[in-house]
Context: one part of a larger RNA
C1' cells in the first nucleotide's frame, strides 16, 4: 500500500420484509451425473457446468465402435511419362474400391507436322493430413464481479523512504452527478449524453395503404351494408424532415449553492420506458472442438473413404421446462378483436376428395398488392353436478398420413380404442415492483422432415412494498492485525 475481521459508522440492490405466481410431489421431454456398452465421440463443473457449444445426431453430420478397404492420399504446390477430353449413363458388388459396357460434346496457337492449356492415369520424392496432446505456451472471442461507480496521470507541495495529497470533508445524486470548502491545480479512462426504438404534434408524399362527404353498382329485414367502382387524400397509416421535456416556470426547504418536495401547463416530468454500449482489472475462469497458432506426437496411421452401428443404452440421482390435479373448470353451438414476421427448388387461394393428419389441382404472388392465416384466452347460448368424474392425459394396440434412396434400432402428425400416477406437493427454494407477474394465442432462426426449447410479436392483465432490525451481494470511510 492493499488484502482479511463471526470491528464500527453511512449508503445501495427483488438483498431481506409486503405480496403474486412456481420449483421441491406426479407423468412426460429435455441436460447432466452414474451405471453399461464393441462404442455410447468431446468439451463445459459454486454463483459464472446441466432445454449449455448443438439455430434442430434416422444416412449425412460424426468427430465414437465392428467389418471392408487406400497409402503422395479426401484436399495444396513442384516434376517425369503417358492417354485423349474432363465430366456423364449402365451392370456386378451393402457400398467404397474395382471390373466391364454405352453415347454425345469439346479450349488456345498452328508452318497442319505438331505444340500447349485444363483434365485424367502411372511412378518419384519433397510433402499434405490429424475434431491428436497442451487453454497451466498463445492469439482473437467470450463469461463473471457489474452498468457496480469506480480506475489512473501530469505538475506542484509534504514525507529519509515505500508512499499520501489530488481522490479526503459538508451535502447532493442512479453516478467520483454536481455544488461548497480544502496544498492543490488540472488532465484521461469510465457516468451521462450524442445512437436505435416506443409515447404526442407539424410538415412533405398517397400506391400495393385509407374511405367522412359527393356519384354510380350491387345486397336488402328499408334500419342499412359491401372500398366494388367513379372520384378524394379528410381520417387512419406508411417513411423522411422537423418540433417538443430543459428541473425551463411558480412555490416550499435549504447555506444566497447543488438539489428535494408540491404545483401549473403539458402526449409525456424529473434519467418519461425500452434497447445498444461493460472503465482499470479480478478468476492461471471458458474455448488448441469456430478460427489462427508455438511446441510435442502420428505418418501403409492418431490420416483418408465406404457399410452397419452407436452418440436414442437405464436398478438409479440431480437440473431446466411442459401438461395436469379440475367448475375462476371441462365439452359442444354459433360468433368478435392483434401484432410481429417468412414466403421462389418457396408460400400456395377459390373448388373438390377424405371424420382427420392429408391427397387432387393450380390462380395470385419476388408481395403495404397474393398467400401461409381461421388468432386465442374473453364474451353469448347449452350441458356436466363434485366423482378419480365428461378431470387428466401417460403407456399400449390396430388402421391410416407426411418428409426422405431409407423412419427396425431412432421421426412428426392424424382417426378409433385403452385409459396410468395425479384431489396442490417435506425439509428446503426461485422468480417478479408496472403494462411488470401471471395467462393467452401467432411468428421466426435451424431445417428434406422433425420444438414443450430457443428468439420475436401481441391479447387479458393484477397484488404488495411499513421500512432497513436480520440474510445475500456490492460501494466509501475508519479501525484492528501474527498476512503482502
Nucleotide at each position: 500500500u492493499g488484502a482479511c475481521g463471526g470491528g464500527a459508522g453511512c449508503c445501495c440492490g427483488c438483498a431481506c420484509a409486503a405480496g403474486c405466481a412456481g420449483u421441491g410431489g406426479a407423468g412426460u421431454a429435455u441436460g447432466u451425473g452414474g451405471u453399461u456398452u464393441a462404442a455410447u465421440u468431446c468439451g463445459a463443473c459454486g454463483c459464472a457446468a446441466c432445454g449449455c457449444g448443438a439455430a434442430g445426431a434416422a444416412c449425412c453430420u460424426u468427430a465414437c465402435c465392428g467389418g471392408a478397404a487406400c497409402u503422395u492420399g479426401a484436399c495444396a504446390u513442384c516434376c517425369u511419362g503417358a492417354a485423349a477430353a474432363a465430366g456423364g449413363g449402365c451392370u456386378u458388388g451393402u457400398a467404397a474400391u474395382g471390373a466391364g459396357c454405352c453415347a454425345a460434346u469439346g479450349c488456345c496457337c498452328u508452318u497442319c507436322g505438331g505444340g500447349g492449356a485444363a483434365u485424367u492415369c502411372a511412378g518419384a520424392g519433397a510433402c499434405a493430413g490429424g475434431u491428436g496432446g497442451u487453454g497451466c505456451a498463445u492469439g482473437g472471442u467470450u463469461g463473471u464481479c457489474g452498468u457496480c461507480a469506480g480506475c489512473u496521470c501530469g505538475u506542484g507541495u509534504c514525507g529519509u523512504g515505500a508512499g499520501a495529497u489530488g481522490u479526503u470533508g459538508g451535502g447532493u445524486u442512479a453516478a467520483g452527478u454536481c455544488c461548497c470548502g480544502c496544498a492543490a491545480c488540472g488532465a484521461g479512462c469510465g457516468c451521462a449524453a450524442c445512437c436505435c426504438u416506443u409515447a404526442c404534434g407539424g410538415u412533405u408524399a398517397g400506391u400495393u395503404g385509407c374511405u367522412a362527404a359527393c356519384a354510380g353498382u350491387c345486397c336488402u329485414a328499408c334500419g342499412g351494408g359491401a372500398g366494388c367502382u367513379g372520384a378524394g387524400c379528410a381520417c387512419u397509416u406508411u417513411a423522411g424532415c422537423c418540433g417538443g421535456a430543459c428541473u425551463g416556470c411558480c412555490g416550499u426547504u435549504g447555506a444566497c449553492a447543488a438539489a428535494a418536495c408540491g404545483g401549473a401547463g403539458g402526449a409525456a416530468g424529473g434519467u418519461g420506458g425500452g434497447g445498444a454500449c461493460g472503465a482499470c482489472g479480478u478468476c492461471a475462469a471458458a474455448u488448441c472442438a469456430u478460427c489462427a497458432u508455438g511446441c510435442c506426437c502420428c505418418u501403409u496411421a492418431c490420416g483418408u473413404u465406404c457399410u452397419g452401428g452407436g452418440c436414442u443404452a437405464c436398478a438409479c440421482a440431480c437440473g431446466u421446462a411442459c401438461u395436469a390435479c379440475a367448475a375462476u373448470g371441462g365439452c359442444g353451438c354459433a360468433a368478435a378483436c392483434a401484432a410481429a414476421g417468412g414466403g421462389a427448388a418457396g408460400c400456395g387461394a377459390u373448388a373438390c376428395c377424405g371424420c382427420g393428419a392429408g391427397g387432387u389441382g393450380g390462380a395470385g404472388c419476388a408481395a403495404a398488392c397474393c398467400c401461409c392465416a381461421u388468432a386465442a384466452a374473453a364474451g353469448g347460448c347449452g350441458u356436466c353436478c363434485c366423482a378419480g368424474u365428461u378431470c387428466a392425459g401417460a403407456c399400449u394396440g390396430c388402421a391410416g398420413g407426411c418428409u426422405g434412396c431409407a423412419a427396425c434400432c431412432c421421426g412428426c402428425c392424424u382417426g378409433c380404442a385403452c385409459g396410468a400416477a395425479g384431489u396442490u406437493g417435506g425439509a428446503a427454494u426461485u422468480g417478479c415492483u408496472a403494462g411488470u407477474a401471471a395467462u393467452c394465442g401467432c411468428g421466426g432462426a435451424u431445417c428434406a422432415g422433425c420444438a414443450u426449447g430457443c428468439c420475436g410479436c401481441g391479447g387479458u392483465g393484477a397484488a404488495u412494498a411499513c421500512g432497513u432490525u436480520c440474510c445475500c451481494g456490492g460501494g466509501c470511510u475508519u479501525u484492528g492485525c501474527a498476512c503482502u

This is a predicted structure of a 484-nucleotide part of an RNA (small-subunit ribosomal RNA, 3' major domain) from an uncultured bacterium.
The coordinates come from a structure-prediction model, not an experiment, and the mean pLDDT is 83.